[in-house]
RNA sequence: GCGCCAAUGGUGUAGUGGUAACAUGUUUGCUUCCCAAGCAAACGCCCGGGGUUCGAUUCCCCGUUGGCGCA
Repeated sequence: GCGCCAAUGGUGUAGUGGUAACAUGUUUGCUUCCCAAGCAAACGCCCGGGGUUCGAUUCCCCGUUGGCGCA
């Protein structure tokens, strides 16, 4: 230098055109003599910019970061 892949709550992941989910975490409550465990509720996210579309996390382009391969 070229090609391919990935980027989603604090963390690990799912979802792939129609209001983003699960686990874990944090907070509060219940339970308990206390702690742990359990139960309930709440909080918190689509890497950045542009395009296509009635509608984009999803499709396209550029960039950033990381990984792999070729030279």
The RNA shown here (transfer RNA) has 71 nucleotides and comes from Bigelowiella natans CCMP2755. The prediction has a mean pLDDT of 81. RNAcentral holds the sequence, with entries from Ensembl Protists. Lineage of the source: Eukaryota > Rhizaria > Cercozoa > Bigelowiella > Bigelowiella natans. Rfam family: tRNA. It is annotated as a transfer RNA.